[in-house]
This is a predicted structure of a 74-nucleotide RNA (transfer RNA) from a Candidatus Shapirobacteria bacterium. The coordinates come from a structure-prediction model, not an experiment, and the mean pLDDT is 81.

RNA sequence: GGGCUUGUGGUGCAGCGGUCUAGCACAUCCGCCUGUCACGCGGAAGAUCGUGGGUUCAAAUCCCAUCAGGCCCG
Numbered sequence: 001g002g003g004c005u006u007g008u009g010g011u012g013c014a015g016c017g018g019u020c021u022a023g024c025a026c027a028u029c030c031g032c033c034u035g036u037c038a039c040g041c042g043g044a045a046g047a048u049c050g051u052g053g054g055u056u057c058a059a060a061u062c063c064c065a066u067c068a069g070g071c072c073c074g
Base pairs, nucleotide, nucleotide: 001073002072003071004070005069006068007067010026011025012024013023018057028044029043030042031041032040050066051065052064053063054062
């Protein structure tokens, strides 16, 4: 330098154009339960989807550029 791949709440993932202005698990916080803790049960807060553009009536989802990690080639 070229190619492929990953990038979504604190962490790990799902979502592959339209009732997703984003879901699940763990973690956090508040209750219930318990003599207490843990477990269990109920609830809450938290991401506009790496960044910037574009296409579309509509984009996390398609296209372009770019940044970061990983792999391969030279």
It matches the Rfam family "tRNA". The family's RNA type in Rfam is transfer RNA.
Taxonomically the source falls in Candidatus Shapironibacteriota (Bacteria, Bacteria candidate phyla).
RNAcentral holds the sequence, with entries from ENA.